A computed fold for a 372-nucleotide RNA from a soil metagenome, annotated as Bacterial RNase P class A. The sequence is in RNAcentral, with records from MGnify. It matches the Rfam family "Bacterial RNase P class A". By type it is a ribozyme. Rfam links the family to the GO terms dimeric ribonuclease P complex, tRNA processing and ribonuclease P activity. Model confidence (mean pLDDT): 79 of 100.

[in-house]
RNA sequence: GACCGGACGGUCGCUGUUGAAAGACAGAGGAAAGUCCGAACUCCGCAGAGCAGUGUGCCGGAUAACGUCCGGGAGGGCCGGUUCAAGCCGGUUCGACGGAAAGUGCCACAGAAAACAUACCGCCCGGGCCGCAAGGUUCAGGUAAGGGUGAAAAGGUGCGGUAAGAGCGCACCGCCGUCGCAGUAAUGUGCCGGGCAGGGCAAACCCCACACGGAGCAAGACCAAAUAGGGUGGGAAUCCAGCUUCGGCUGGGUGCGUGCCGGCUCGGCGCGCCACAACCUCCGGGUAGGUCGCUUGAGCCUCGCAGUAAUGCGUGGCCCAGAGGAAUGACCGUCCUGCCGGAAACGGCAGACAGAAUUCGGCUUACAGGUC
Numbered sequence: 001g002a003c004c005g006g007a008c009g010g011u012c013g014c015u016g017u018u019g020a021a022a023g024a025c026a027g028a029g030g031a032a033a034g035u036c037c038g039a040a041c042u043c044c045g046c047a048g049a050g051c052a053g054u055g056u057g058c059c060g061g062a063u064a065a066c067g068u069c070c071g072g073g074a075g076g077g078c079c080g081g082u083u084c085a086a087g088c089c090g091g092u093u094c095g096a097c098g099g100a101a102a103g104u105g106c107c108a109c110a111g112a113a114a115a116c117a118u119a120c121c122g123c124c125c126g127g128g129c130c131g132c133a134a135g136g137u138u139c140a141g142g143u144a145a146g147g148g149u150g151a152a153a154a155g156g157u158g159c160g161g162u163a164a165g166a167g168c169g170c171a172c173c174g175c176c177g178u179c180g181c182a183g184u185a186a187u188g189u190g191c192c193g194g195g196c197a198g199g200g201c202a203a204a205c206c207c208c209a210c211a212c213g214g215a216g217c218a219a220g221a222c223c224a225a226a227u228a229g230g231g232u233g234g235g236a237a238u239c240c241a242g243c244u245u246c247g248g249c250u251g252g253g254u255g256c257g258u259g260c261c262g263g264c265u266c267g268g269c270g271c272g273c274c275a276c277a278a279c280c281u282c283c284g285g286g287u288a289g290g291u292c293g294c295u296u297g298a299g300c301c302u303c304g305c306a307g308u309a310a311u312g313c314g315u316g317g318c319c320c321a322g323a324g325g326a327a328u329g330a331c332c333g334u335c336c337u338g339c340c341g342g343a344a345a346c347g348g349c350a351g352a353c354a355g356a357a358u359u360c361g362g363c364u365u366a367c368a369g370g371u372c
Stems, first nucleotide, its partner, number of pairs: 001372004006335007014027005029353001033364002036362005041216004053212005058072005073097001075094008098207002103205002105201003120147002122143003126139005155173006174196001175194003179190004220292004230283002233280002237254007255273007299318003303314004336351006
């Protein structure tokens, strides 16, 4: 790194499919987990553009898509070889790897100094003082080689040079710039020029480039009670008396409609009679409930071909959970593994992580034991 993840059998249950019935067949995972990315699907939104916000960030490829995967480049760490040394070469490993030469900000502690550089110790030249001298001390300067601090100290190594030093000079390494060559590209490499500017941090703000509407199967679609709302339509009025603000109101009679008295007729009681209520009729929304979405799919296996690979294409075969307060369990037997006891035979105990819920592709995390 890849794979397996207790095995076989029986009895009784549960869920689904099928069947007239009896019965038959099927029934958790590599992560079903976290819900961290990316999609399918569904509904809502959407003229266009911009701001804000979020995410991604070397190059090429794969893919439905991705922050995933494959290949490559450059860089860091470790090991080995080599060089006087810096460095170079080889192997292995790691990862949010655009920009620090647009601007702002930060760089703890330590340290003299953390970015318009700086002089603590040390080193060196000169002056003063002390001292016979060696040297000591003090003042004014030079110096980034050496020491010390730090994660990091203003190119590195070596040789020369110098009072001591310093790209001050030279060689090599690094860096910057022009040009050429190789490569699809990232980038590599060569010549020439330049002593060297430009410390680090963007997982600080920010800048640049690119991408992005929102919610999620409790999405959503269909059927559809009871009760209570909403809406359409339906209808028989008339006479008398009293009062009157002259609009009507009250009482009574006749008639009609309607509810109840189990159904019908009569009768009784109640309500209403010009559009209110009630009643009848139809319509519509929603709830309970039911059905679909729901498992045939970017599917699995075998073989072949293309490709370094991720992966793609083709041949043949297969159908592999679909619940909904939510099935996938319990017990027994034989074995396997581990632990304990035992001299042995054997006996006892235990069986990793975990467990579907619309479906895929990834990532991450958990995992006894075993195989390669």